Predicted 3D model of a 72-nucleotide RNA (transfer RNA) from a Candidatus Dojkabacteria bacterium. It matches the Rfam family "tRNA". By type it is a transfer RNA. The prediction has a mean pLDDT of 81.

[in-house]
RNA sequence: GCCGGAGUAACUCAGUGGUAGAGUGGCAGUUUUGUAAACUGUAUGUCGCGGGUUCGAAUCCCGCCUUCGGCU
Numbered sequence: 001g002c003c004g005g006a007g008u009a010a011c012u013c014a015g016u017g018g019u020a021g022a023g024u025g026g027c028a029g030u031u032u033u034g035u036a037a038a039c040u041g042u043a044u045g046u047c048g049c050g051g052g053u054u055c056g057a058a059u060c061c062c063g064c065c066u067u068c069g070g071c072u
Stems, first nucleotide, its partner, number of pairs: 001071007010024004018055001026042005048064005
């Protein structure tokens, strides 16, 4: 330099045009002599950044950034 993958909650990830979700973790409560475990409830977010298309974009298109891999 060229090609491809990934970027979404604190972490690991799902979601392929129509209300942004799960598990773990956090907080509060129940329980316990106490902690842990278990159970119940609760809060997460500029969906990497900037544009475009569309009635509507995490999703489609373009550019950029970060990261991983391959080729030379």